A computed fold for a 154-nucleotide RNA from Desulfoscipio geothermicus, annotated as glmS glucosamine-6-phosphate activated ribozyme aptamer. The sequence was found by an Rfam model in a public genome assembly. The organism belongs to Desulfoscipio, within Bacteria. Rfam family: glmS glucosamine-6-phosphate activated ribozyme aptamer. A reference for the family is Winkler et al. (2004), "Control of gene expression by a natural metabolite-responsive ribozyme", Nature. Of the family's consensus pairs, 88% are formed in the model. Its mean pLDDT, the model's own confidence on a scale to 100, is 80.

RNA sequence: AAUCAUAUAACAGCGCCAGAACCCGGAUUGCCUGGGUUGACGAGGUGGGAGCUAAUCGAAAUUUCGGCGGGUACUCCCCGGUCCGGUCACGACCGUCAAAGGUACUACAAAACUUGCGGGUAACUGCGGGGACAAAGGGUACCGGGUGACUUGG
Numbered sequence: 001a002a003u004c005a006u007a008u009a010a011c012a013g014c015g016c017c018a019g020a021a022c023c024c025g026g027a028u029u030g031c032c033u034g035g036g037u038u039g040a041c042g043a044g045g046u047g048g049g050a051g052c053u054a055a056u057c058g059a060a061a062u063u064u065c066g067g068c069g070g071g072u073a074c075u076c077c078c079c080g081g082u083c084c085g086g087u088c089a090c091g092a093c094c095g096u097c098a099a100a101g102g103u104a105c106u107a108c109a110a111a112a113c114u115u116g117c118g119g120g121u122a123a124c125u126g127c128g129g130g131g132a133c134a135a136a137g138g139g140u141a142c143c144g145g146g147u148g149a150c151u152u153g154g
Stems, first nucleotide, its partner, number of pairs: 014069004019065001020038007041058003047078005079095005085151006101143006113130007
């Protein structure tokens, strides 16, 4: 360093359900009652602390409705990096791959759909096969970078 085995972890587009819809009973016409089911598909995203809450992107399209909690968003402070010798201060932009922005190019998804095998009386649900397609961010190329003081390496 590689491979294998075992254990643990993988947890935040995550968890939950009092509305709603649906299923199975009871009741039997009352819209009541008991139990249950559904309730976000992936991509991307975390220096530390505090605050705050309508926290990015697209895919799909009958509830991905409605709501609650949390949260990697955002704001401030601290720490750190960059801004072309070094150090410090301030400023800007960022977060350890530490430059925002512009142009061009570029790899990458899951659900959906289809199919097989299971679980459930049912609503519905677990696993696998097939299979197409994003955007943001990322990558590459080009463009695109401060002020002052001190210092003295070339």